[in-house]
RNA sequence: GUGACGCGCGCGGGAGAGUUCGGCGGAGUGCAAGCCCCGCCGGCGCCGAAGGAGCAACCGCCCCGGAAACUCUCAGGCGAAUGGACCGCGCGCCGAAC
Numbered sequence: 001g002u003g004a005c006g007c008g009c010g011c012g013g014g015a016g017a018g019u020u021c022g023g024c025g026g027a028g029u030g031c032a033a034g035c036c037c038c039g040c041c042g043g044c045g046c047c048g049a050a051g052g053a054g055c056a057a058c059c060g061c062c063c064c065g066g067a068a069a070c071u072c073u074c075a076g077g078c079g080a081a082u083g084g085a086c087c088g089c090g091c092g093c094c095g096a097a098c
Base pairs, nucleotide, nucleotide: 001098002097006093007092008091009090010089011088012087013086018044020043021042022041023040024039025038026037028035029034045078046077047076051074052072053071054070058066059065060064
């Protein structure tokens, strides 16, 4: 001097499943009946890619431990928005190795 791996930040991409049923409350529209949207609570159905948990291929310093996009759905989610594992690019930190 270059700078792996890892971590953080920013930008972009990013799936699935009811905008379901009922109750209560509220906004809009309307003479009214009603229509329609939002919130909370409850029910049934469903999804898995925040998080969490389980088994395990495999790995290790092999006593034991680390382990998935598999599995479970506690949590979360099922119109849009938000969120979102993971991927790409940029910047910063650490620093193996040359």